[in-house]
Molecule: Fluoride riboswitch aptamer (crcB RNA motif)
Organism: Proteiniborus ethanoligenes
């Protein structure tokens, strides 16, 4: 000076918000499918839970 672990910090996981985990990254991790100037599923990475959008039932 350069690599590499390590801990710590932060970022990231296809459309928003919080809680738990998980996984990956150190300027990367990432950036949905198709028949593609058009259509289609999904608000999660995984649990829950509130918002949003859909479609059915009472009042």
């Nucleotide at each position: 000076u350069c690599a590499a672990a390590c801990a710590a910090u932060g970022g990231u996981g296809a459309u928003g918000g919080a809680g738990u985990u998980c996984a990956c990254c150190a300027g990367a991790a990432u950036c949905g499918c198709a028949a593609a100037u058009u259509g289609c599923u999904a608000a999660u990475g995984a649990c829950u839970c509130c918002u949003a959008c859909a479609g059915g039932u009472u009042u």